Predicted 3D model of a 712-nucleotide part of an RNA (large-subunit ribosomal RNA, domain II) from a Candidatus Nanoarchaeia archaeon.
The prediction has a mean pLDDT of 80.
Context: one part of a larger RNA
RNA sequence: ACCAGGGAGUGUAUCUAAGUGGCGAGGGUAAGAACUCUAAGUUCGUACUCGUAGCGAAAGCGAAAACCCGCAGUUUACAAGGGGGAAGGUAUGAAAGUGCCUGAAGUCACUUGGAUACGACCAGAAACCGGACGAUCUAUUCUUGGGCAAGGUGAAGCGGAGUUAAUCCUUCGUGGAGGCCUGUAGCGGUGUUAGGUGCAUCUACUCGUGUGAUCUGAGAAUAGGGGUGAAAAGCCAAUCGAGUUCGGUGAUAGCUGGUUCCUGCCGAAAUAGGCCUUAGUCUAGUCUUAAGUGAGAUAGUUUAUGUGGUAGAGACACGGAUUAAAAAUUUAGGGGGAGAAAUCCCUCGGUUUUUUGUCCAACUCCAAAUGCUUAAACGUCGUUACUUUGGAAACAGCGUUGCGCGGUAAGCGUGUAACACAAGAGGGGAACAACCCAGACUAUAGUUAAGGUCCCAAAAUGCUGAUUAAGUGUGAAAGGGUGAAAGGUGUGUAUUAUCUUAGACAGUUGGGAGGUUGGCUUAGAAGCAGCCACCCUUUAAAGAAAGCGUAACAGCUCACCAAUCAAGGUAAUAUGCCCUGAAAAUGGACGGGGCUAAAUCAGCUACCGAUACUAUAGAUCAUCUAUAAAGAUGUAUGGUAGGCAGGUGCUUUGAUAGGGCAGAAGCUUUUUCGUAAGAGAAAGUGGACCUAUUUAAGAUGAGAAUCCUGGU
Numbered sequence: 001a002c003c004a005g006g007g008a009g010u011g012u013a014u015c016u017a018a019g020u021g022g023c024g025a026g027g028g029u030a031a032g033a034a035c036u037c038u039a040a041g042u043u044c045g046u047a048c049u050c051g052u053a054g055c056g057a058a059a060g061c062g063a064a065a066a067c068c069c070g071c072a073g074u075u076u077a078c079a080a081g082g083g084g085g086a087a088g089g090u091a092u093g094a095a096a097g098u099g100c101c102u103g104a105a106g107u108c109a110c111u112u113g114g115a116u117a118c119g120a121c122c123a124g125a126a127a128c129c130g131g132a133c134g135a136u137c138u139a140u141u142c143u144u145g146g147g148c149a150a151g152g153u154g155a156a157g158c159g160g161a162g163u164u165a166a167u168c169c170u171u172c173g174u175g176g177a178g179g180c181c182u183g184u185a186g187c188g189g190u191g192u193u194a195g196g197u198g199c200a201u202c203u204a205c206u207c208g209u210g211u212g213a214u215c216u217g218a219g220a221a222u223a224g225g226g227g228u229g230a231a232a233a234g235c236c237a238a239u240c241g242a243g244u245u246c247g248g249u250g251a252u253a254g255c256u257g258g259u260u261c262c263u264g265c266c267g268a269a270a271u272a273g274g275c276c277u278u279a280g281u282c283u284a285g286u287c288u289u290a291a292g293u294g295a296g297a298u299a300g301u302u303u304a305u306g307u308g309g310u311a312g313a314g315a316c317a318c319g320g321a322u323u324a325a326a327a328a329u330u331u332a333g334g335g336g337g338a339g340a341a342a343u344c345c346c347u348c349g350g351u352u353u354u355u356u357g358u359c360c361a362a363c364u365c366c367a368a369a370u371g372c373u374u375a376a377a378c379g380u381c382g383u384u385a386c387u388u389u390g391g392a393a394a395c396a397g398c399g400u401u402g403c404g405c406g407g408u409a410a411g412c413g414u415g416u417a418a419c420a421c422a423a424g425a426g427g428g429g430a431a432c433a434a435c436c437c438a439g440a441c442u443a444u445a446g447u448u449a450a451g452g453u454c455c456c457a458a459a460a461u462g463c464u465g466a467u468u469a470a471g472u473g474u475g476a477a478a479g480g481g482u483g484a485a486a487g488g489u490g491u492g493u494a495u496u497a498u499c500u501u502a503g504a505c506a507g508u509u510g511g512g513a514g515g516u517u518g519g520c521u522u523a524g525a526a527g528c529a530g531c532c533a534c535c536c537u538u539u540a541a542a543g544a545a546a547g548c549g550u551a552a553c554a555g556c557u558c559a560c561c562a563a564u565c566a567a568g569g570u571a572a573u574a575u576g577c578c579c580u581g582a583a584a585a586u587g588g589a590c591g592g593g594g595c596u597a598a599a600u601c602a603g604c605u606a607c608c609g610a611u612a613c614u615a616u617a618g619a620u621c622a623u624c625u626a627u628a629a630a631g632a633u634g635u636a637u638g639g640u641a642g643g644c645a646g647g648u649g650c651u652u653u654g655a656u657a658g659g660g661c662a663g664a665a666g667c668u669u670u671u672u673c674g675u676a677a678g679a680g681a682a683a684g685u686g687g688a689c690c691u692a693u694u695u696a697a698g699a700u701g702a703g704a705a706u707c708c709u710g711g712u
Base pairs, nucleotide, nucleotide: 001712002711003710004709005708006707011118012117013116014115015114016113017112018111019110020109021108022107023106026050027049028048032044033043034042035041036039054061055060067084068083069082073078074077087102088101089100090099091098092097121258122257123256124255128248129247130246131245132244133243139222140221141220142219143218144217145216146215147214148212150182151181152180153178157174158173159172160171161170162169186209187208188207191205192204194203195202224240226236227235228234261647262646263645264644265643266642271284272283273282274281275280287391288390290388291387292386296381297380298379300378301377302376303375304374306372307371312366313364314363319360320359321358324355325354326353327352328351329350331349333348334347335346336345337344338343397421399419400418401417402416403415404414405413406412426437427436428435441618442617443616444615445614446613447612451608452607453606454593455592456591460605462604463603464602465601466600467599473595474594486580487579488578490577491576492575493574494573495572496571497570498569499568507564508563509562510561511560513537514536515535518532519531520530543558546557547556548555619637620636621634622633623632624631625630648701650698651697652696654694655693656692657691658690659689666685667684668683669682670681671680672679673678
């Protein structure tokens, strides 16, 4: 890992609701007893219990079977239930009034749903408490034993010599101390390498210690909140921040995992409020079941009624911000000037007024659309509404779009409305929960949607007119990088202005002069260092010169003019496509191939394309007509949690009926029926039991639980 078998909502008590049945103003017995055919038995047993009357703390007192309206229904005026007021009982009160109650249905049994208490669907803690068992491991201690090659160093003491008055002291020997040194056995376990997980801390090399606080054998002592500890919360039998084992014990777990057959109907919530509450739970909302009531409900449209201060807009209509200018001014203040001073003048600034330009979530003289409220009509629906009632689940949401807030931002956080996903399949988007189309009962055929039609790959190598030359592009948009500012004499379009056969623009040829070297300055300044002025003349035209140049001149161009040539030229603005700007780490992505259209823009016609729509057949459900079939309608039949309903299989009891050695169960194969769980048949195998209908009961259905046991 696979296979087989096992494996999880049970029992009792009480309460509550529904269903079925018995009796019914009553219902029922319990313990127990008796009897018998001994089991789903019969008969007693009336204690007790629920109901039939309430109100009041109590003393105590103690209730209209009436009237009206009216649904279903039917005999068309009756009318169960229902509604209305009215009346009554009692407590309180002086009263008024107020509270509770009153027009007769319960009770017992069984079954099922739920609640509570118990182990309470199953498995799972770490822990807590009690009793025992452990010091053959290890910690410390005690008793009694044992071990420590060899070498080195050379303390005290002692002796000799020297020295001294004598000591001290010096020196030479002797001596053999030491938690001394090197190093064996032993003890340890520093570093490293290779192997390596071997039934669990190894082997090797290296290293520490190795006469001592040394190592070690045997025998003893200390025991669990206790021991022991040269102290690491170390060790106390591979177990230690409280040993092991058995018990309390099925501890508890708002946490995690698991929870076993089928089909039909409906179908959520991830919100609000409370909670030491945010992993939970309660109440409400939302879902579902049943009953009641008896007419309303309302997603749409229109009209009308209100509501409002958002979008927009505005600016002497307020508050705040703010550009430029003008005028006035008894103008505080800064700077400057005049004056002896008072004071005056200029300028900046201030204030006021006027004009002008621009803004605001916390501005509003204004002011929408959509929205919301209410009413009516139309439309839709016919219980969806409302009331009561049993049962829930859920209270971690998430995304897109619009509008907000926080944040540099985020596949970010947090609101709100709608729609999706959640709980939604199908088609498109290359792939992709929530983007587009579209809500899947089953089968077959056709038509379309979104999106597409060169090939992969169903359908146009379709048509008309443009653009692009960049492989731009081949992306509906959002998310996964929208290719920005700034540029382009790339190219298309439109508009405006201007020149132009009296000849434009470009090119070519020629001219481009004189007063004059203008004046000043300067060493010089002659068009061309600088300053001032910038005239006049001849002209077709020619600057007191736009640039280069010279020390200064000279020289070369330009403006300007003519000729030649010959038909459009020049400038600006707006806009379409394109280009530059444009950088990321393996080679690389329009889905790919590839494409000059198979790209982009504008238009047209075909076709393809879904579980959509249509048709036909069938199933189920709901409603209606019928009620013995059957028929019609449907806007019915996606679905997680969940509610409700109906079935299927297994084991066993009773009743009834059967099968089987002329072959039961089981198994294998084939096949028929059923929406399904499943049921039947045939053949083979097998070799002794098995089944149908009905009734009752249940240790009743496995693929998951790091499930348990076994096998392979």